[in-house]
Description:
A computed fold for a 72-nucleotide RNA from a Chloroflexota bacterium, annotated as transfer RNA. It matches the Rfam family "tRNA". From the family's description: Transfer RNA (tRNA) molecules are approximately 80 nucleotides in length. The family's RNA type in Rfam is transfer RNA.

RNA sequence: GCUCCCGUUGUGCAAUGGAUAGGACAUCUCCCUCCGAAGGAGAAGAUACAGGUUCGAUUCCUGUCGGGAGCA
Repeated sequence: GCUCCCGUUGUGCAAUGGAUAGGACAUCUCCCUCCGAAGGAGAAGAUACAGGUUCGAUUCCUGUCGGGAGCA
């Protein structure tokens, strides 16, 4: 330099055009307990950025940024 893949909450994942973006771990609150762990109930928290297509975009298209793989 060329080609391809990926970017979603603190972490690792799901959602492939139409629901309030889902669930796990972690965090916080409450219950339980003599205290803690375990268990139960609840809460907060995310679509890398900018445009475009569409009635409707996490999803499709373009560009930028970041990460990874392959070729040279």